[in-house]
RNA sequence: GCACUAGUGGCCAAGGGGUAAGGCAUCUGACUUGUAAUCAGAAGAUCGUGAGUUCAAAUCUCACCUGGUGCA
Numbered sequence: 001g002c003a004c005u006a007g008u009g010g011c012c013a014a015g016g017g018g019u020a021a022g023g024c025a026u027c028u029g030a031c032u033u034g035u036a037a038u039c040a041g042a043a044g045a046u047c048g049u050g051a052g053u054u055c056a057a058a059u060c061u062c063a064c065c066u067g068g069u070g071c072a
Base pairs, nucleotide, nucleotide: 001071002070003069004068005067006066007065010024011023012022018055026042027041028040029039030038048064049063050062051061052060
């Protein structure tokens, strides 16, 4: 330098055109003498950045950024 791949709550991770599932962690309540465990509930991501296409974009297109792999 080129190609491929990944980027989604604090962490892991699903979703590949119709406004984002789940787990861990956090908070509240129940239970307990108290803590842990368990149970119930809540809050938390406009999806790496910018632009384009579209009635509608995490999803499609382009450029860029970061990590990884391969080739030179």
This is a predicted structure of a 72-nucleotide RNA (transfer RNA) from a Sphingobacteriaceae bacterium. The RNAcentral record of the sequence draws on ENA. Model confidence (mean pLDDT): 84 of 100.